[in-house]
RNA sequence: AUCUCAUCCCGAGGGGCAGAGGGAACGGCCCGACGAAGCCCCGGCAACCAUCGCGCGCUGCUCUGGCGAGCCGACCCGCGACAGGUGCCAAUUCCGUCCCGCGCGACCGCGCGGGAAAGAUGAGCA
Numbered sequence: 001a002u003c004u005c006a007u008c009c010c011g012a013g014g015g016g017c018a019g020a021g022g023g024a025a026c027g028g029c030c031c032g033a034c035g036a037a038g039c040c041c042c043g044g045c046a047a048c049c050a051u052c053g054c055g056c057g058c059u060g061c062u063c064u065g066g067c068g069a070g071c072c073g074a075c076c077c078g079c080g081a082c083a084g085g086u087g088c089c090a091a092u093u094c095c096g097u098c099c100c101g102c103g104c105g106a107c108c109g110c111g112c113g114g115g116a117a118a119g120a121u122g123a124g125c126a
Stems, first nucleotide, its partner, number of pairs: 003124006013042005021031003025097004043089003047086003051081005060071004093118001098115007
């Protein structure tokens, strides 16, 4: 890299260098000399991993004649803390591209909803 799984309608700035592009591709539509991309410094957000706490409670243990009560409490799951490892800090992944359903429509098409594909990020296998 491929593959598997999860998430992607919330959230997140300022300065320096730089100098014309950027938003994955294509079509739109946007952002950009009131400085794009990229690099650096400080800051922030909180998706995944890590760490910690709480909840739940398998198995087990103690007490009881019994009903029950108490103790410990893995995995999974939920909530929270943290900001360590990544990531991220315009617009729903900016919208659409393929399929299905409903509606408008004479047709071409258009609108709404759902799903998929593709993409990004994380973790894992290798």
A computed fold for a 126-nucleotide RNA from a Geodermatophilaceae bacterium, annotated as SAM riboswitch aptamer (S box leader).
It was read from a public genome assembly, where an Rfam model found it.